Notes
RNAcentral holds the sequence, with entries from ENA and Rfam. The RNA shown here (Bacterial RNase P class A) has 360 nucleotides and comes from Desulfobaculum xiamenense. Its Rfam family is "Bacterial RNase P class A". Rfam classes the family as a ribozyme. The coordinates come from a structure-prediction model, not an experiment, and the mean pLDDT is 76. NCBI's taxonomy places the organism under Bacteria, Pseudomonadati, Thermodesulfobacteriota, Desulfovibrionaceae, Desulfobaculum.
[in-house]
């Protein structure tokens, strides 16, 4: 200096006017609100709504069956499908990434080519028997040739020609013992049978876990109407409506009428943001949290705020007569809350590792 690998942090800034939800303080109200001042007001994903929890309803002795996700190992959490540390396989020169029960319980399936795709097979070739040849019969997976994938590998020996049909190395597999290790798992000796295809994100087996629904969840107040309860009145000694108020009087009238409980439609209030909270230190511990202690409050809306505008700087493109002009500012935008994954992103800044090259 160049290339690359992993992490972190930020996500255009300053004024200026007007405009919009919220919240405090005054002051006015016709009780419905209004007006002035102050001070707040989008994320690192706020997004997909995939998991995981908190809260809320509602269901539940306990246990099962279907269904659903998960899946080496040991921690971490409120809890996970995440994190973090390790194991074993694999990519890479490395840093550093990727994968992750069982395919000797069982059943399927493996396109295309091929003779043959799983206890099988015999297309060329080899080798035996028969024909006169052509051919047929058998025997052989060692050799060709297809395939992504063909039933260990080399080397003798054995045969009619092969063949784990025997032996010896090797590689796997499967057991048994010792030793590390908490485990996963690793090292090594010794035997076993002689060799075993892939697919579980088919079906399934095992093993853990799971109750259902979701702030439109629920909770309170409460104009209406329906059905309901009590109570009081009342049926020819007429409550009570009708005939405009009021007597009189006429109609009418008994499953009625009144009145209070209840009930919950509109409307409102609430749930609603102080929380498994940031942020500093300290202290355990490889981390990953997690303990103590100090400090900080930092949107809450409901057809739904969070934007407009102009002025200087920043950044990128595009033009230039090099003075300068003109366009644009990433991915997206809260909705009960938290902790992850995953996805999208213009550009900026930092840092730890690795490889190469070159100087001293």
């Nucleotide at each position: 200096g160049g290339a690359g690998u992993c992490g972190g942090a930020c996500g255009g800034g300053u004024c200026a006017u007007c405009g919009u939800c919220g919240c405090g303080a005054u002051c006015c109200u016709u009780c419905g609100g209004g007006a002035u001042c102050g001070g707040g007001g989008a994320g690192g994903a706020a997004a997909g709504u995939c998991c995981g929890g908190g809260c809320u309803u509602c269901g539940c002795a306990g246990g099962g069956c279907a269904g659903g996700a998960c899946g080496c190992u040991g921690g971490a959490u409120a809890a996970c499908g995440u994190c973090c540390a390790g194991g074993u396989g694999g990519a890479g020169u490395g840093a550093u990434c990727c994968a992750c029960g069982g395919a000797c319980a069982g059943u399927g399936c493996c396109a295309c080519a091929g003779a043959a795709a799983a206890c099988a097979g015999a297309c060329c070739g080899c080798c035996g028997g028969u024909g006169a040849a052509a051919g047929c019969c058998g025997g052989u997976a060692a050799g060709g040739g297809u395939g992504a994938a063909a039933c260990g590998g080399u080397g003798g020996g054995g045969u009619a020609a092969g063949a784990g049909c025997c032996c010896a190395c090797c590689a796997g597999u499967c057991g048994c013992c010792a030793c590390g290790g908490u485990g996963a798992c690793g090292u090594g000796u010794c035997g076993a049978g002689c060799u075993a295809g892939g697919u579980a994100a088919a079906c399934c087996c095992c093993g853990u876990c799971c109750g259902a629904a979701g702030c439109a969840a629920g909770a309170c107040c409460a104009a209406a109407u329906a059905g309901g309860a009590a109570a009081g009145c009342g049926u020819u000694u007429g409550a009570g409506g009708c005939c405009g108020g009021c007597c009189c009087g006429g109609c009418u009238g008994a499953u009625g009428c009144u009145u209070u409980c209840g009930g919950g439609u509109a409307g409102g209030u609430u749930g609603c943001u102080u929380g498994a909270g940031g942020c500093c230190g300290u202290a355990g511990g490889c981390a990953a949290c997690u303990g103590c202690g100090g400090u900080c409050c930092u949107a809450g809306a409901g057809g739904a705020a969070u934007g407009a505008u102009g002025a200087c700087c920043a950044c990128u493109c595009c033009c230039u007569u090099c003075g300068g002009g003109g366009a644009g500012u990433a991915c997206a935008g809260a909705a009960c809350c938290c902790g992850g994954c995953u996805u999208a992103c213009a550009g900026u800044c930092c840092g730890g590792c690795u490889c190469c090259c070159g100087a001293c």